[in-house]
RNA sequence: CAUUGUAAAGGGCAAACCUUCCGAAAGGCAGGGACGCAAAGCUUCCGACCUAAGCCCUCGCGAUGAGGGUAUGGCAGCGGGGUUGCAGUG
Numbered sequence: 001c002a003u004u005g006u007a008a009a010g011g012g013c014a015a016a017c018c019u020u021c022c023g024a025a026a027g028g029c030a031g032g033g034a035c036g037c038a039a040a041g042c043u044u045c046c047g048a049c050c051u052a053a054g055c056c057c058u059c060g061c062g063a064u065g066a067g068g069g070u071a072u073g074g075c076a077g078c079g080g081g082g083u084u085g086c087a088g089u090g
Stems, first nucleotide, its partner, number of pairs: 001090005012037002017032003021028002035077001041083003045080003049074002054070006
């Protein structure tokens, strides 16, 4: 550098759910817990998906009202890209 994740070793991570806290929500931190994972390490660059506080539009005499739209919020355990790393083989 290429390729594979079959074997073996050291191992690593941790879904749902429960508890605490943060957040408008989606979701997140920490602890418990294991469904799974060879990148289930990191990164929102692209698409998908989730949410809609704020903002915009409509209705409404009006309201702390109703409806719709929107990411500047998320998601890396949805896919692709980027980047780093473990083991075997060449």
A computed fold for a 90-nucleotide RNA from a Deltaproteobacteria bacterium, annotated as c-di-GMP-I riboswitch aptamer. The coordinates come from a structure-prediction model, not an experiment, and the mean pLDDT is 86. Its Rfam family is "c-di-GMP-I riboswitch aptamer". Rfam's curators write: GEMM was predicted in a large-scale screen for bacterial structured RNA regulatory elements. Gene Ontology term of the family: cyclic-di-GMP binding.